[in-house]
Context: one part of a larger RNA
């Protein structure tokens, strides 16, 4: 390379929007570039293959034929593909009505708790542990009551509940705003799918500037433990955690499972919307669409397991893998304030 693969063996890009490109529904006619068929020309000789012949045979040589997958010209075919034009509604989208939701942003409000401050009561301990000690306390602690300050997080509800593309999102209210879903008709008429680059988003930690700082807490200090203890336990404690703006761009960014469409037994729970039924009682029962769980048939799988939310059966497009170590490293390039990130080898070795 041809292949074969990517849940766990190597392998799905962290996620989205979109460009080029690839690919694409139904009907009727047109065209004839691709495609298919005929003819003509060409496709040097030698070689290879077939027939015949010459060296005593053979190798070798000579003659004839065939072949030469190709190219060009020309005459045709029109199913498929392309192209231009026409039509359709099932794909896709728009309008109308409706309810659900921790979806996002901004502002405001609330109570519980911790800590601190002031005051009252009150007296000798408190705290902490396996046991202790460091620590706090007669300058009145701990406990308890009242008042105040401030920051951060929102118990119960809370749920294999919901929303979001992913990261993620949870007190209450208002404003601004995105998406999904259901129902009815109407409209547009293939407008679709995927998506190299590009652009945007992207937990935590970390960085810059300014603020904030209650609790927690890397580093650090002390007390213990121990042979030692740069730890686990304890007492403290600074960055940080919080806010604004700007960077960083990583992760077991996981469902370790790319996106879209179609097809392929069922059972059971739950969430949203709708229809039917209904002494109209939050129910219950039947049913449609959309989500989210569990179990399970066929099938698949090395097994585990997956199984209409596929890892089954197919199609389209993208990404990625190719023995272990060296190494996600060096070098170079690009990005970053830095930390570092992205791209990414080889020698050597087993």
């Nucleotide at each position: 390379u041809u292949g074969g693969g990517c849940g766990u063996a190597a392998a799905g890009g962290g996620c989205g929007u979109c460009u080029a490109g690839g690919u694409g529904g139904c009907c009727a006619g047109g065209c004839a570039a691709g495609u298919c068929a005929g003819a003509u020309g060409u496709g040097a000789a030698a070689u290879c293959c077939c027939g015949g012949g010459g060296c005593u045979c053979a190798a070798c040589c000579c003659c004839g034929g065939a072949a030469g997958u190709g190219c060009a010209u020309u005459c045709g075919a029109a199913a498929c593909c392309a192209c231009a034009a026409g039509g359709c509604u099932g794909g896709a989208g728009u309008a109308u009505c409706g309810g659900a939701g921790a979806g996002g942003g901004u502002g405001g409000c609330g109570g519980a708790a911790u800590u601190c401050u002031g005051g009252g009561u009150g007296u000798a301990g408190a705290g902490g542990u396996g046991a202790a000690a460091u620590u706090c306390g007669u300058a009145g602690a701990u406990a308890u009551c009242c008042a105040g300050a401030g920051g951060a997080a929102c118990a119960c509800c809370g749920g294999u509940g919901g929303c979001g593309a992913a990261g993620g999102c949870g007190g209450c209210c208002a404003c601004c705003u995105g998406g999904a879903c259901g129902a009815u008709u109407a409209c547009u008429g293939a407008c679709g799918c995927u998506g190299a680059g590009a652009c945007g988003c992207g937990a935590a930690a970390g960085u810059g500037u300014g603020g904030g700082g209650a609790g927690c807490a890397a580093a650090c200090a002390g007390g213990a433990u121990u042979a030692g203890a740069u730890a686990c336990c304890c007492u403290g404690g600074u960055a940080g955690u919080c806010c604004a703006c700007a960077c960083c761009g990583u992760a077991a960014a996981c469902g370790a499972u790319g996106a879209g469409c179609g097809c392929u037994a069922g059972g059971u729970g739950u969430c949203g919307c709708g229809g039917g039924u209904a002494u109209u009682g939050a129910c219950c029962c039947c049913u449609g669409c959309g989500g989210u769980g569990c179990c399970g048939u066929a099938g698949c799988u090395a097994a585990c397991g997956c199984a209409u939310u596929a890892a089954g059966c197919g199609c389209u497009c993208c990404g990625c893998c190719u023995g272990g170590g060296g190494a996600g490293u060096a070098c170079g390039g690009c990005c970053g304030c830095a930390a570092g990130g992205c791209u990414a080898a080889a020698a050597c070795u087993c």

A computed fold for a 350-nucleotide part of an RNA from an uncultured prokaryote, annotated as small-subunit ribosomal RNA, central domain.
Its mean pLDDT, the model's own confidence on a scale to 100, is 89.